[in-house]
RNA sequence: AAUUCUCGUAUGCCGAAUUCUGAGAUUAUUCUCAGGAACGGGGGAACCGUUUCUUGGGGUGAAUCCACGUAAAAGUGGUAGGGUUCCCUAGCCCAAACCCGUCAGCUAACCCCGUAAGCACUACAGGGGAGAAUG
Numbered sequence: 001a002a003u004u005c006u007c008g009u010a011u012g013c014c015g016a017a018u019u020c021u022g023a024g025a026u027u028a029u030u031c032u033c034a035g036g037a038a039c040g041g042g043g044g045a046a047c048c049g050u051u052u053c054u055u056g057g058g059g060u061g062a063a064u065c066c067a068c069g070u071a072a073a074a075g076u077g078g079u080a081g082g083g084u085u086c087c088c089u090a091g092c093c094c095a096a097a098c099c100c101g102u103c104a105g106c107u108a109a110c111c112c113c114g115u116a117a118g119c120a121c122u123a124c125a126g127g128g129g130a131g132a133a134u135g
Stems, first nucleotide, its partner, number of pairs: 002134006011120003018037008038115006048105001056103001057100004065078004081094004086128004
C1' cells in the first nucleotide's frame, strides 16, 4: 500500500445546567442547608457609539419574519435560525415558552443570578476523515 473492525444504547441526545467539601434529616435510597471549583447569564465607567425613548423598551433562548385564517383567538403553510454518527451531502426533527416592569448600548473594577426541564429507534444511503489490529 492493502485488508478487517470501530467512530449512537446502560449508553446516549438537547441544554450553561457538572463536580467537590461540611453539617443536618432518613433504616436506607436519598433529601435539605451552607460554601468552593467549573460552566453559563444579567447589571455596571472612561473611550466609542446611538438620534432612540406608549407607536413603550428590554432579557433568557435556535426559536425570527411572512402569508392565509378569525369578531379576536386557536389554527394552517412557509421561513431566518437550530438539532441529528467525527465531518460533508442526503434524509428526518425543532422553529417554543417564559421573564423584567417604564428601566438597562458597549463597558475595566465591582455587583447579582442559574446549575433545570425534557427525551431516546435518532435505524438506512453516498463520499471523506480519525483510531485500532494485521501487514
Predicted 3D model of a 135-nucleotide RNA (c-di-AMP riboswitch aptamer (ydaO/yuaA leader)) from a Syntrophomonadaceae bacterium.